This is a predicted structure of a 96-nucleotide RNA (c-di-GMP-I riboswitch aptamer) from Marinobacterium sp. Taxonomically the source falls in Marinobacterium (Bacteria, Pseudomonadati, Pseudomonadota, Gammaproteobacteria).
[in-house]
């Protein structure tokens, strides 16, 4: 020093839940508590997943336009998730 991951050793993070906050929301932050994890450090560079936006169908209404409801919601835009994967950067320890 590269690979590699031990019934070794210091030690780290922190999943749902719960309680406060932001946000349309997806989600994130703080507390609190571990489900787990050798990159569960960091990056939103390829993918996927979610969110919201912009068509649209069908009912309703005096107004042929209005709004509300249900369904669905591509391209395209914005955003979110790295503890969904991969890649990029950085990292303790030192058996086999």
């Nucleotide at each position: 020093u590269a690979c590699c991951g031990a019934c070794a050793a210091a030690g780290g993070c922190u999943a749902a839940a719960c309680c406060c906050g932001a946000g349309u929301a997806a989600u994130c932050g703080g507390g609190c508590g571990g489900c787990g994890c050798a990159a569960a450090g960091u990056c939103a560079c390829g993918g996927g997943u979610c969110c919201c936006g912009c068509a649209g169908u069908a009912a309703g209404c005096c107004u042929c336009g209005c709004a509300u409801u249900a369904c669905a919601c591509a391209c395209c835009g914005g955003g979110a998730u790295c503890g969904c994967c991969g890649a990029a950067c950085u990292a303790c320890c030192g058996a086999a």